[in-house]
Context: one part of a larger RNA
C1' cells in the first nucleotide's frame, strides 16, 4: 500500500449522477393504528409499553395471569432477527424472459372484441402415405388485436383490403359452322418416262360463334390497413373570437388527457416544497409532433420497477484517525 473486518469526538447526506455502500430497524406479548378502498384490504400501517432471575397466589408439576422482591449500563443480554412515511409515472395482480453484460414499463394473463371453421372441419407438417388439431364437435378448434376492474370507445368506406351482387363490358384453354395451305390414295391418256383430272383421308393456318373465375361495375364493412385541413374578417378600451365568409376534402380530431416515458423552442409561465430546485409536484394550453381496443382516461391492491421529498440512522462526507487478520514490499 491492497483486501476483509472493528471502533471513532463534534456535526449528520454537507458526499454523490443518485444515501451507492454502511449504519439503523428486528423475535414474542399488550395497547394503538390514517387517507383511500374493488369492503377482501391498506396493516406487522404509523406510534407507544413490556421482556432476566427468585418467591407466593390462581392453577393441572403445562401455559397464561396477578402480588411481593432482587441484580446489571444492558434480560428476544450470544446467534438468529422488517427501517419507516408522503407524492407522482408505468404495468392491474401471481407468473415468464435475453443459460454467460438487460428481470423491465418487455412477454404472458383472466377479461373484452373481430374473424374463420359443420367435421373426411378450418389451420399446421409432409412429395406422398400419414400425423397433429382430437379419441375433440361451435359453451368447440384455429388466427388477429387489446389486456383486471370503473367510465367510455367519436367522424371518414374516397384509396387499399375483405364480404356480397350479378344486369352489362372485357376475357383463357377446350369445342366449332366456315375458309385456306401442304400432302395426297384413285382415274385417264398407253405398258413405262412424262402429262392431265379427281378429290376421300391425314397434317396445319385463320376463324363467325360458345366459353368460368378474375378485373371493370355495384353495394356493405373501421375493436379491417388506415385517415381525421387552410386563409383572411368580426364584439362599446385593448385582447380574444361565440359569429359569419371563402378554398379544399372521403371526413376534417369528438370525449378525455396534456411542456407528458410524447414539448423542438424550454430551465415555457404561475403556484407548492428549499436559504437557494434544468429534477419533482399542482395548474395553464401556444399539443413543433396526445387521443380513443398499434385503445383513451382513471384506479384500491401488488412491484429486487422508475422518480421526487421527509423521519430515523450512520466514516458517504467535513477529515481524517486508531486497531485486528490476510497478502504485497523491505531486511534477514
Nucleotide at each position: 500500500c491492497u483486501c476483509u473486518c472493528u471502533c471513532u469526538a463534534a456535526g449528520g447526506a454537507a458526499c454523490u449522477u443518485g444515501g451507492c455502500a454502511a449504519a439503523a430497524u428486528a423475535g414474542c406479548c399488550c395497547c394503538a393504528u390514517a387517507a383511500c378502498u374493488u369492503u377482501a384490504g391498506g396493516a406487522a400501517a404509523a406510534g407507544g409499553g413490556g421482556u432476566g432471575c427468585c418467591u407466593c397466589c390462581u392453577c393441572a408439576u403445562a401455559a397464561a395471569g396477578g402480588g411481593a422482591g432482587u441484580c446489571g449500563u444492558a434480560g428476544u443480554g450470544a446467534c438468529c432477527a422488517g427501517g419507516c412515511c408522503c407524492g407522482a409515472g408505468u404495468g392491474a395482480u401471481u407468473g415468464u424472459u435475453u443459460a454467460c453484460u438487460a428481470a423491465a414499463a418487455a412477454c404472458a394473463c383472466a377479461g373484452a372484441u373481430c374473424u374463420u371453421c359443420g367435421c373426411a372441419a378450418a389451420g399446421u407438417c409432409g412429395u406422398a402415405a400419414g400425423a397433429c388439431c382430437a379419441u375433440g364437435u361451435a359453451u368447440g378448434g384455429g388466427g388477429g388485436c387489446u389486456g383486471a376492474c370503473a367510465c367510455c370507445u367519436g367522424u371518414c368506406c374516397a384509396g387499399u383490403g375483405u364480404c356480397g351482387g350479378a344486369a352489362g363490358g372485357u376475357c383463357a384453354a377446350a369445342g366449332a359452322a366456315g375458309u385456306u395451305g401442304g400432302u395426297g390414295a384413285c382415274c385417264u391418256g398407253a405398258u413405262g418416262a412424262u402429262a392431265g383430272g379427281a378429290g376421300a383421308g391425314c397434317c396445319g393456318g385463320c376463324g363467325a360463334u360458345c366459353g368460368a373465375a378474375g378485373c371493370c361495375c355495384u353495394g356493405g364493412u373501421g375493436a379491417a390497413c388506415g385517415a381525421c385541413g387552410g386563409c383572411a374578417g368580426u364584439a362599446a378600451c385593448u385582447a380574444u373570437a361565440a359569429c359569419g365568409g371563402u378554398c379544399c376534402u372521403a371526413a376534417g380530431g369528438u370525449a378525455g388527457c396534456a411542456a407528458a416515458a410524447u414539448u423542438u423552442c424550454u430551465u415555457g409561465u404561475c403556484g407548492a416544497g428549499u436559504a437557494a430546485g434544468u429534477u419533482c409536484u399542482g395548474a395553464c394550453c401556444u399539443g413543433c409532433a396526445c387521443a380513443a381496443a398499434a385503445g383513451g382516461c382513471g384506479u384500491a391492491a401488488c412491484a429486487a420497477u422508475c422518480u421526487g421529498g421527509g423521519c430515523a440512522u450512520u466514516g458517504u462526507c467535513u477529515c481524517g484517525g486508531a486497531g485486528a487478520g490476510a497478502g504485497g514490499c523491505u531486511c534477514g
A computed fold for a 332-nucleotide part of an RNA from Cocos nucifera, annotated as large-subunit ribosomal RNA, domain IV.
Its Rfam family is "Bacterial large subunit ribosomal RNA". Its family is annotated with ribosome and structural constituent of ribosome in the Gene Ontology.
Model confidence (mean pLDDT): 85 of 100.
RNAcentral holds the full RNA, with entries from Rfam.
The source organism's lineage runs through Eukaryota, Streptophyta, Spermatophyta, Arecaceae and Cocos.